[in-house]
Predicted 3D model of a 73-nucleotide RNA (transfer RNA) from Danaus plexippus.
RNAcentral records the identical sequence in 2 taxa.
The coordinates come from a structure-prediction model, not an experiment, and the mean pLDDT is 80.
The source organism's lineage runs through Eukaryota, Ecdysozoa, Altocrustacea, Dicondylia and Danaus.
It matches the Rfam family "tRNA". From the family's description: Transfer RNA (tRNA) molecules are approximately 80 nucleotides in length. The family's RNA type in Rfam is transfer RNA.
RNAcentral holds the sequence, with entries from Ensembl Metazoa and Rfam.
RNA sequence: GUCCCUGUGGCGCAGAGGAUAGCGCGUUGGACUUCUAAUCCAAAGGCCGUGGGUUCGAUCCCCACCAGGGAUG
Numbered sequence: 001g002u003c004c005c006u007g008u009g010g011c012g013c014a015g016a017g018g019a020u021a022g023c024g025c026g027u028u029g030g031a032c033u034u035c036u037a038a039u040c041c042a043a044a045g046g047c048c049g050u051g052g053g054u055u056c057g058a059u060c061c062c063c064a065c066c067a068g069g070g071a072u073g
Stems, first nucleotide, its partner, number of pairs: 001072007010025004018056001027043005049065005
């Protein structure tokens, strides 16, 4: 340099054109317990890497760029 994969709450992941963007772990508050752990209930927390395009409508499709990983000379 070229090609491929990935980028979504603090972490790991789902979502493949139309839902208020979900799940697990974690965090916070409460219940229970002599206390802790476990268990149960509730809550907070993301505008989806950035910019543009297509579309009535984009996390999702297209283009460029950025970041991480891999392959290759």